Background: Large-subunit ribosomal RNA, domain II from a Rikenellaceae bacterium, 682 nucleotides, folded computationally.
[in-house]
Context: one part of a larger RNA
């Protein structure tokens, strides 16, 4: 992992609500007792309970009470008046109360054959090696100290096996081992190992101490009970059809992932229906957009200026001056969620209308869930004019919604699926192939595969608009020619000659025309150029703005940024047209269910759905009554064929070999895929 079983809202009590049935101003007995056909019945108990009268703290009156000095006012009752007892159906209290599932608390127990420590009495440590103290001689001494041989056999000495131990690699890791193997390693006469017996116990005890040990368990051991401890946590929760259908918000909560009350949904009764919705006209309220600067306050320039700063002046000063700052004030232009003498659109509200729209609206009660939202568009807050970011707000769409489109995709676009049709017409998107429908029609535009990712800032890309200047009195590009004197302008300066710099350059002069000179050049000249001028040629030429499409910026990590092939007078882009495909959307037929009208047997709507309310019903095992079937073959399995919207029934035919159904009513241990479920096989 697969199969079979077996596996979760029950049960008793108690008030509640609603049907139903008994009896009613009643209504019902409880223990108990008596009979009996005995888990059962039936008749007797009338104690209590509830109704039938309220009112007061109460005594206590009582259609009344009570407050009060009150025959005062109020308060609560009376008038209309139905309970009661049992069934059931819901959901709540109490009890484990759907089901499973802790870590843990507590009690009474069993461990110290593991392993700590401690106490008794045993035991064991191969071999070698150093050689301490004391001794004995011997030397030395005044006598000692002291030294040298010898002897001697101390040590938490020393090497190194059993023993005991864990430093280091490996190895093993569903191991040969729930702690091991091989090679190395540290102790190895000691705080040494180790046999027996024995002693310390869990709120505890032992610990050369590590929260470390106390039978593979230890921040408090196991076992059994209390025990079905508690779990606002997580998980699961079993048969079928039809109606309705939410919430992820407020308030409050040692509250925030959990309640309660309400709001949202459901079912029952009841009462209004033109009440309810929309639109139009009218009648309000506001202080948002915009605007706007009198007011709060912020900011910017001028003028004016109190008033400083600076200079002059003086013993002190006044006084004068100021290219400096500048309140108040006047002008010009501005900014503000918490600024407004202004001020919409929308949206909210309303009597009484008028048209459409359609069934709802409100009370009471019964029964829920929901209190993590999420995504887009708009108009804010917060962030960093970030976020698939963090709040609210208005509205859509998931949530709880299929279906078509976006290549693939809860929220985007299109559409809201009762069934069925080998019928039709659209919607978004689309119409070369893939792959349904134009290789459709006009007319531009792109040339980058832009189309099919991207700023800022760049560019004689390329169409189309608009403006100015030049031009047959000949531009504009290009060819040929002049481009000169006064002069080397003056100054500077070695030098400065058009051309390093400074001055003048609106100096003159021949001239068709020619700058006291555009640039290149040289040490300075010279040289080449242009500016400008004739010729040649002969139709446009140059410049600025706007607007359409495109280029360039353009680096990333497994190979590509149109789904893909592939596409260029396009299968890209703009504009237009015209026909097509294309959905569960409309339409057409057929059906089935619910509401409502009708009843003419019909017509009209509605029928997507998660929590969750409501209705109908299918199956299973026992019982009860009644009636059938069964060895001429029951149940049960195996196979087929019909029937029912479905849960499911039901015929044959086989197997099987002894019970079964069907109706009526009544009672569950009453449905199985899920729980890392239990237990059995494979």
């Nucleotide at each position: 992992u697969c199969c079979g079983g077996c596996g979760a809202g029950u049960u008793g009590c108690g008030g509640g609500u609603g049907c139903c049935g008994g009896c009613a101003a009643g209504g019902u007995u409880a223990a108990g007792c008596a009979c009996u056909u005995a888990a059962g019945g039936u008749g007797c108990g009338g104690a209590g309970c509830c109704g039938c009268a309220g009112g007061g703290a109460g005594a206590c009156c009582g259609a009344g009470c009570c407050u009060g000095a009150a025959c005062a006012g109020g308060g609560c009752g009376g008038c209309c008046c139905a309970g009661u007892c049992g069934g059931u159906a819901c959901a709540c209290g109490c009890a484990g109360a759907c089901c499973c599932g802790a870590a843990a608390c507590c009690g009474g127990g069993u461990g110290a054959c593991c392993u700590a420590u401690c106490c008794a009495u045993g035991u064991c440590c191969a071999g070698g090696c150093u050689g301490a103290a004391g001794u004995g001689g011997g030397a030395g001494u005044a006598a000692a100290a002291u030294c040298c041989c010898a002897u001697g056999g101390a040590g938490g000495a020393c090497c190194g096996a059993a023993c005991c131990g864990a430093c280091c690699c490996c190895c093993g890791u569903u191991g040969a081992a729930a702690a091991g193997g091989u090679g190395g390693c540290g102790g190895a006469u000691g705080a040494g190992g180790u046999g027996u017996g024995g002693a310390u116990a869990g709120c505890g005890g032992a610990g050369a101490a590590a929260u470390u040990c106390c039978a593979a368990u230890c921040g408090a051991a196991c076992c059994c009970g209390g025990a079905g401890a508690u779990a606002g946590c997580u998980g699961g929760u079993u048969c079928u059809c039809c109606c309705c259908g939410a919430a992820a918000u407020a308030g409050c909560u040692u509250u925030a992932g959990g309640g309660c009350u309400a709001g949202c949904c459901u079912c029952a009764u009841a009462u209004g229906g033109g009440a309810g919705g929309u639109u139009u006209a009218c009648g309000g309220a506001g202080g948002u957009a915009g605007g706007g600067c009198a007011c709060u306050g912020g900011a910017u320039u001028c003028c004016c200026u109190a008033g400083g700063g600076g200079g002059c002046g003086u013993c002190a000063a006044a006084g004068c001056c100021u290219g400096c700052c500048g309140a108040a004030g006047g002008a010009u232009a501005c900014c503000a969620a918490a600024c407004c003498g202004c001020g919409a659109a929308u949206g909210c509200c309303g009597c009484a209308a008028a048209a459409c729209c359609a069934a709802c609206a409100u009370a009471u009660g019964g029964g829920a869930g929901u209190c993590a939202g999420g995504c887009c568009g708009c108009a804010c807050g917060a962030g960093a004019c970030a976020a698939g970011u963090c709040g609210g707000g208005c509205g859509g769409c998931c949530a709880a919604a299929a279906g078509g489109g976006a290549a693939a995709g809860a929220g985007c676009c299109c559409a809201g699926a009762c069934c069925c049709a080998c019928g039709g017409c659209u919607a978004a998107g689309g119409u070369c192939c893939c792959a349904g429908a134009g290789u459709g029609c006009a007319u531009g535009u792109u040339g980058a595969g832009u189309g099919g990712g991207a700023a800022a800032g760049g560019a004689u890309g390329u169409g189309g608009g608009a403006u100015c200047u030049c031009a047959g009195a000949g531009a504009c590009a290009g060819c040929c020619a002049g481009g000169a004197c006064g002069u080397u302008g003056g100054c500077u300066c070695a030098g400065a000659a058009g051309c390093a710099g400074c001055c003048a350059u609106a100096c003159g002069u021949u001239a068709a025309a020619a700058g006291a000179g555009u640039g290149c050049g040289u040490a300075a000249c010279a040289g080449c150029u242009c500016a400008c001028u004739g010729g040649c040629c002969g139709a446009g030429a140059g410049g600025u703005c706007c607007c359409g499409c495109g280029c360039c910026g353009a680096a990333g990590a497994u190979g590509u940024a149109c789904g893909g092939g592939g596409c260029u007078g396009a299968a890209a882009c703009a504009u237009g047209c015209c026909a097509c495909c294309g959905a569960a959307g409309c339409c057409u037929g057929g059906g089935a269910u619910g509401c409502a009208c009708a009843u003419a047997u019909g017509u009209g709507c509605a029928u997507g759905g998660u929590a969750g309310g409501g209705g109908a019903g299918c199956a299973u095992g026992g019982c009860c009554g009644u009636c059938u079937g069964g060895a001429c073959g029951a149940a049960g399995c195996c196979g087929u064929a019909c029937c029912g919207c479905a849960a499911g029934g039901u015929g044959c035919g086989g197997u099987g070999g002894a019970c079964a159904g069907g109706c009526g009513g009544g009672c569950a241990g009453g449905g199985a895929g899920g729980a890392u479920g239990c237990c059995g096989g494979a």
Model confidence (mean pLDDT): 86 of 100.